[in-house]
Context: one part of a larger RNA
RNA sequence: AGCAGAUGGUGGAUGUCUUGGCACCAAGAGCCGAAGAAGGACGUAGGAAGCUGCGAUAAGCCUCGGGGAGCUGCUAACCAAGCUGUGAUCCGGGGAUGUCCGAAUGGGGAAACCCGGCUGGGGUAAUGCCCAGUCACCCUUGCCUGAACACAUAGGGCAAGUGGAGGGAACGACGGGAAGUGAAACAUCUCAGUACCGUCAGGAAGAGACAACAAUAGUGAUUCCGUAAGUAGUGGCGAGCGAACGCGGAAGAGGCCAAACCACAUAUGCGUGAUAGCCGGCAGGCGUUGCAUGUGUGGGGUUGUGGGAUUGUUCUUUCAGGACUGCCGUUCUGGAAGGGAGUAAAAAAUUCGUGUUGUAGUUGAAGGCCAUGCGAAAGGGCCGGCACAGAGGGUAAGACCCCCGUAAACGAAACAUCACGAACUCCCGAGCAAUAUCCCAAGUAGCACGGGGCCCGAGAAAUCUCGUGUGAAUCCGGCGGGACCACCCGCCAAGCCUAAAUACUCCUUGGUGACCGAUAGCGGACAAGUACCGUGAGGGAAAGAUGAAAAGAACCCCGGGAGGGGAGUGAAAUAGAACCUGAAACCAUUUGCUUACAAUCCGUUGGAGCAGGGAUUCGUCCUUGUGACAGCGUGCCUUUUGAAGAAUGAGCCUGCGAGUUAGCGGUGUGUGGCGAGGUUAACCAGUGAUGGGAAGCCGUAGCGAAAGCGAGUCUGAAUAGGGCUACUUAGUCGCACACUCUAGACCCGAAGCGGAGUGAUCUACCCAUGGUCAGGUUGAAGCGAAGGUAAGACUUCGUGGAGGACCGAACCCACCUAGGUUGAAAACUGGGGGGAUGAACUGUGGGUAGGGGUGAAAGGCCAAUCAAACUCCGUGAUAGCUGGUUCUCCCCGAAAUGCAUUUAGGUGCAGCGUCGCGUGUUUCUUGCUGGAGGUAGAGCACUGGAUGAUCUAGGGGGCCUACAAGCUUACCGAAAUCAACCAAACUCCGAAUGCCAGUAAGUGAGAGCGCGGCAGUGAGACUGCGGGGGAUAAGCUCCGUAGUCGAGAGGGAAACAGCCCAGACCACCAACUAAGGCCCCCAAGCGUAUGCUAAGUGGGAAAGGAUGUGGAGUCGCACAGACAACCAGGAGGUUGGCUUAGAAGCAGCCACCCUUGAAAGAGUGCGUAAUAGCUCACUGGUCAAGUGAUUCCGCGCCGACAAUGUAGCGGGGCUCAAGCAUACCGCCGAAGUUGUGGCAUUCAUACAAUAUCUCGGCCUGUUUACAGGUCCAGGAGUAUGGAUGGGUAGGGGAGCGUCGUGUGGCGAGCGAAGCGGCAGGGGAACCUAGCCGUGGACGCCACACGAGUGAGAAUGCAGGCAUGAGUAGCGAAAGACGGGUGAGAAACCCGUCCGCCGAAUGAUCAAGGGUUCCAGGGCCAGGCUAAUCCGCCCUGGGUAAGUCGGGACCUAAGACGAGGCCGACAGGCGUAGUCGAUGGACAACGGGUUGAUAUUCCCGUACCGGCAUUAACACGACCCUGAUGAACCUAGUAAUGCUAAGCGCCCAAAGCUGGCCAAUUCCUUCGGGAAGAGGUCAGUGGAGCGCGCGACCCGAGCUAGUAGUAGUCAAGCGAUGGGGUGACGCAGGAAGGUAGUCCAACCCAGGCGAUGGUUGACCUGGGGUAAGGGUGUAGGGCGAAAUGUAGGCAAAUCCGCAUUUCACAUGCCUGAGACCUGACGCCGAGCCGAUUUAGGCGAAGUGGAUGAUCCUAUGCUGCCAAGAAAAGCCUCUAGCGAGUGUUAAAGCCGCCCGUACCCCAAACCGACACAGGUGAUCAGGUAGAGAAUACUAAGGCGAUC
Repeated sequence: AGCAGAUGGUGGAUGUCUUGGCACCAAGAGCCGAAGAAGGACGUAGGAAGCUGCGAUAAGCCUCGGGGAGCUGCUAACCAAGCUGUGAUCCGGGGAUGUCCGAAUGGGGAAACCCGGCUGGGGUAAUGCCCAGUCACCCUUGCCUGAACACAUAGGGCAAGUGGAGGGAACGACGGGAAGUGAAACAUCUCAGUACCGUCAGGAAGAGACAACAAUAGUGAUUCCGUAAGUAGUGGCGAGCGAACGCGGAAGAGGCCAAACCACAUAUGCGUGAUAGCCGGCAGGCGUUGCAUGUGUGGGGUUGUGGGAUUGUUCUUUCAGGACUGCCGUUCUGGAAGGGAGUAAAAAAUUCGUGUUGUAGUUGAAGGCCAUGCGAAAGGGCCGGCACAGAGGGUAAGACCCCCGUAAACGAAACAUCACGAACUCCCGAGCAAUAUCCCAAGUAGCACGGGGCCCGAGAAAUCUCGUGUGAAUCCGGCGGGACCACCCGCCAAGCCUAAAUACUCCUUGGUGACCGAUAGCGGACAAGUACCGUGAGGGAAAGAUGAAAAGAACCCCGGGAGGGGAGUGAAAUAGAACCUGAAACCAUUUGCUUACAAUCCGUUGGAGCAGGGAUUCGUCCUUGUGACAGCGUGCCUUUUGAAGAAUGAGCCUGCGAGUUAGCGGUGUGUGGCGAGGUUAACCAGUGAUGGGAAGCCGUAGCGAAAGCGAGUCUGAAUAGGGCUACUUAGUCGCACACUCUAGACCCGAAGCGGAGUGAUCUACCCAUGGUCAGGUUGAAGCGAAGGUAAGACUUCGUGGAGGACCGAACCCACCUAGGUUGAAAACUGGGGGGAUGAACUGUGGGUAGGGGUGAAAGGCCAAUCAAACUCCGUGAUAGCUGGUUCUCCCCGAAAUGCAUUUAGGUGCAGCGUCGCGUGUUUCUUGCUGGAGGUAGAGCACUGGAUGAUCUAGGGGGCCUACAAGCUUACCGAAAUCAACCAAACUCCGAAUGCCAGUAAGUGAGAGCGCGGCAGUGAGACUGCGGGGGAUAAGCUCCGUAGUCGAGAGGGAAACAGCCCAGACCACCAACUAAGGCCCCCAAGCGUAUGCUAAGUGGGAAAGGAUGUGGAGUCGCACAGACAACCAGGAGGUUGGCUUAGAAGCAGCCACCCUUGAAAGAGUGCGUAAUAGCUCACUGGUCAAGUGAUUCCGCGCCGACAAUGUAGCGGGGCUCAAGCAUACCGCCGAAGUUGUGGCAUUCAUACAAUAUCUCGGCCUGUUUACAGGUCCAGGAGUAUGGAUGGGUAGGGGAGCGUCGUGUGGCGAGCGAAGCGGCAGGGGAACCUAGCCGUGGACGCCACACGAGUGAGAAUGCAGGCAUGAGUAGCGAAAGACGGGUGAGAAACCCGUCCGCCGAAUGAUCAAGGGUUCCAGGGCCAGGCUAAUCCGCCCUGGGUAAGUCGGGACCUAAGACGAGGCCGACAGGCGUAGUCGAUGGACAACGGGUUGAUAUUCCCGUACCGGCAUUAACACGACCCUGAUGAACCUAGUAAUGCUAAGCGCCCAAAGCUGGCCAAUUCCUUCGGGAAGAGGUCAGUGGAGCGCGCGACCCGAGCUAGUAGUAGUCAAGCGAUGGGGUGACGCAGGAAGGUAGUCCAACCCAGGCGAUGGUUGACCUGGGGUAAGGGUGUAGGGCGAAAUGUAGGCAAAUCCGCAUUUCACAUGCCUGAGACCUGACGCCGAGCCGAUUUAGGCGAAGUGGAUGAUCCUAUGCUGCCAAGAAAAGCCUCUAGCGAGUGUUAAAGCCGCCCGUACCCCAAACCGACACAGGUGAUCAGGUAGAGAAUACUAAGGCGAUC
């Protein structure tokens, strides 16, 4: 270390439980709110916190009822103090109070706060202060007032309103209105008028009383349900969408106006002057009574067989009154009788009575004993009882009779609800006739264009509706009936109201559950919308159980404590509060066995030894644990052609975790009911079971496009033919199962799209208002002087102080490098670097918002997120993609192919599988017979290709030639012939195999085929053969064919899906074989025989090479002597000729003869300049037997180089083999085959019982049709026999287990479930005939039923526990020692040294935080270690203001915004105004004091505002006086103007006269004539209009009087009005000061020496003082007065403007500092005294130097970029005004909030006690230019191992 046992720990599964949820049913209720809601904040009890209740009357007050003994709510006790039979607490009805916020409403605002006005009250001398009430806006109504503009209106004011505003879960109506998605893309379309936003209403809403449907028949408002019907339709006619009529039901209800007409009132217009009018007649009388129009009121009237008005006519009773008067008549109004109706519409208000129901309650039957239980009886036993009550809960375990309850019965002062009744209120006309007149809803209907909505997508498109334009009719009219027209039918729009049936459930009460039971059920059983996260919108947990009862462990011991051991309680303490049961992972302790030469899926099979238990006949046997050694053996899942794979996933354990449900949808199967029929739906009745309900659906008949016909029909001319039917008839409705459609549809998973919101505390830019930038350098313009010039220009010197200037700190940035990279830090640190007066940096407050912003632009930034933020929602988007998908057994069992596809990893159809039914050998194999065919091969006959030869046509060359012809050719060459060839797209030929058909035999299987249900597959792989592509490459690719794998185990090939053998139901220590093997590993032959190989060939390889070796041939030579070796010859012509310098066998060319001889080349090589020389061929001799060439075959050799180590037989090893070849005999060898036994499936046969069922046949009876009997077949049984049983996707069948329900049983405190084991059983999932332990209250069986029903994997979810690992780390930095405290000290406290910071690591603020501050105590957690310590925990304490900051003052950017403008809504903008500091305005300083506060308390000294008192002074009013100074009126004068008579001028009508023209009429002899309205011209005429002039009178003005009369002139206050001031930039330099600092021989205090000297020019320390008051210096600035005045919205003495006069600095204003005072004070070194803590005394307080970035100074100078507003203050009037102002003294009053502490950090922002970030102020000394740097002071630290 492993395995096993035992005992524990950790942990919190399981079981049991339930206070909490979920779903539904019934009833109720269905709004609350300015009479202040919903929701909150803060308070409230005698005692802290949370919840509940309540509101300063505060766990409560009053009253009316109930109830009847205890009570002061819960967590939750304890103590205190009380209440209660005079009825408490408690429950119910009604009332009172009800802080502050919130619509929030007096104004404001950062919700729960601040600041007010008025009225009344309290208090004060008075103000401040307190209480009660009231004060928003809009609308409506009434009244008053009242502009432009006469009336009027707008506007303003007042009053009244149970008017509005805001909230609310779903349901409702309306206005806007997406996208993901589907369409396998996408645009019309769909999703969907959905989500969402907005407005508004109610308990329901909306709709609703036909300008409706329908179709020749009819219905009769609306709404809802069923059906019609997935029909008619619509639709890229795709996906989809989808009515209506009619029928059956629920409910049921109808009304009122406008108009015509009448009357009255009123307004306006007109009219009369009595002629019209006053009901009619007669008579009388009246006198604005009349007519028309508009408006208002009342009557009338409401319909489509059209209605009404109007006119006429008919019809109840009675009383009273009226209609100018009297009479007659008529008519109107009211009452009564009679009749009807009513509060929900139709008119409307209230009361009473009775009853019902609700909101508290009351009564309510019946039991005892015995034993058990280590406690408890309700369980067991025995004997009883009640029941209109045996629902349920509790009580120490299962209770009808113990308790609460239950059945049943009863009950309300008060309030509410409903019903009935009575009061009460309202109404009362109808018919007929006539149809002449009038009315019957107008910018409407209709139409045109453009939209929307209807089933209807513009279509032939009606109907409905909106926008723009146009624009009718009135019953003889109008609309509709799907364009439109006609006929016919239906109806009457353009006004309004209307219950019920219907939808929903935030809520109340009661009840129910085959709903959950703590990872479940709501997110929430518990302090849960809590903790926590986020700026915000928003997101969002975990966490139940002691016991019957706390009886919660007194006391003792160990320990600082925590904790533990005893004791005690209890039935139990291993029920001890971390508490029921207490599993697993994981961690220990202990016992037995094993393990230190051994390799590996950790098992399995065999098995020695050791140890334990039991039995024993003592031999041994059985059993448990361990397991030496050996054989075989590469996890699981997924995905794949193929996974041990080095392809995916899982650290381990426990729990949770995935094919469900609905639409009574569709199809099929099974089963059941009925059956030519089957069945109801909504709904009704009923407690229910059920009963009704026939609308509708399916079937019974088909054919046709349809009309239509019909056992037929269509086509067709047809009676033909043909098609489809019929002939041949079973359905339908439930239930279950399978699949499917529509829904999220098996689960998890996107990136994204859209909607509505939230964000500019980060960052970008902008706006407003503030702040910051040590020090040093350079030296622009300008100016001055000198020179220079005619004057300039110009030059030099100085002065000056410019600059997106220079160097360089703070500050800002982030270029380089190193570190860091599970960091100190989710961007930093160290060292360098860039900018640093500017386009600089920064604070505070604000603005811009998501297809948007902002951007000196990088797609940068917009809260650690950006090529479109974040949050929630649509949403369970979609995902042809990946992953995952949970118990068992039995039977069968694929595919990776074809066609199509915006298709290729998807899908459809077919193919292949399975199940059922049918058919019944149709299938398959072999033999025989008969066929078709054009492949392999072959061939060249065709088509082409292609080589040689012969032959030559033809062409070219040459010769010849006058032409013609001819000759020739080493040129080219067709055709032909001969020879040899090639072909997938050649064939004169042509197989094998395969295919088709017939026949015979075999097989009889799950074969084949047909129909139907359900699939999967449609990525394939390799091998052999035949091919294509490729390179006759690929473990390549594509086909065909066969096999295997896939989905196939076993044996062989060492190992090795695809190769060889062979197809695994189970068991066996049986046998025979296959492939392959037989020396050892390793089962079986180192078998037999004959050869070969020498290479370890075997046991890798080619071209090529070789005298390797064996075998078989062919051709030579050879005893007449071969081959080889040795001896000898190898000659002459001749140096052949040519060439050559030379060429002699041997450079080259030509020729290659002859002779001698045994033989010898005009020469095979070497060699020479050329010769020479050496050789060879050839010949002779010696020797003596074979020798040489070549071809084929077997086995070998070379060719042959790679990386860890032999490494190319599996290893050892093998050589007449253990290699190779041939032949033979044995054996081994598999899950094959056989044998024996068993299981299942299937087939056949036999038997049995027939208990059951049924199709069919037969017989009998009876009326169809049933009943009875009988027979056969099939299914479930038994036996025998045959066959079969590998299996992925997949199909089919049968079971196990879990949770719950029903019925019937059973077990349990003598011990249920669960948990830990043992033993046994079954074919498996599993089970218990049984046993032990734990546990302490429920559990199980059978048969049915119903599911949130089975986990090992989803980088699954939650929790727990491991591993890494006692490992990394412990976050910049100096500590040491002594003492103290304490159980304990490196870190705490004290001290002494040492060290660090010191433009900070010091001190003070703002922001932010929110008690961290201080004291006492503590040490479980936090602190990166320890801790006695702490920013931790507990308890207690602490923040004091007229002057500081903010409010009671002001305004900027900006925000809000009465009215107003704009906008579908929401809302946006904005005037007056109101807010809003970062700015303006504004009164206190010094010292002391606490443990913790101080400009706040105290001391001293001040100041500001208000109030009142006293005194003095001054100014007023009154008085006096003065100044100024009218008018009416009277008298006079009189400009100017008017007109009268009149004068002058101009135009000119009627009338009259005359001329001309002339309609028309008359006459006509037709030629004309006459008359002549009328028109025109001229004259006359002068009506009348107009212009000018023109007196008196009147009369502006002036004069005089009235009269210096009336009046005015007043201090003071003083605007919401006017004016001024307030009031502003940047840079620069110089000066005067001050703070501060330094020195001091001067002054003061102390000291005089551990060791010699030191009384000295010795040493050490110190040498201050505010605001306020007075004075007014340096410096800076400066005109004053008068008069007039049209401007400053009125006024002004003010300002402005103009004019005049006088002034220019000894004056006036401003102004630091200094000085005096404040201060005889305070402070002060030191001394004394206490020391745990008090306190007291108190000197000097002077001189000099230096010197700011501070003050003078918001100044001055320069410059260009030209640099807030308002309040305040001063002044002016308007106005107010009788007392007022100033000074002094002594008084009084002065509100609200903040104030602790940290604040460059351990308290803020960064998740942390985090090396980061964070605005302003102060700024000592030495050196230095300096705020650099170094050292240091005050002060603070030594940084938590």
Predicted 3D model of a 1841-nucleotide part of an RNA (large-subunit ribosomal RNA, half A) from an Actinomycetota bacterium. The coordinates come from a structure-prediction model, not an experiment, and the mean pLDDT is 81. NCBI's taxonomy places the organism under Bacteria, Bacillati, Actinomycetota. Its Rfam family is "Bacterial large subunit ribosomal RNA".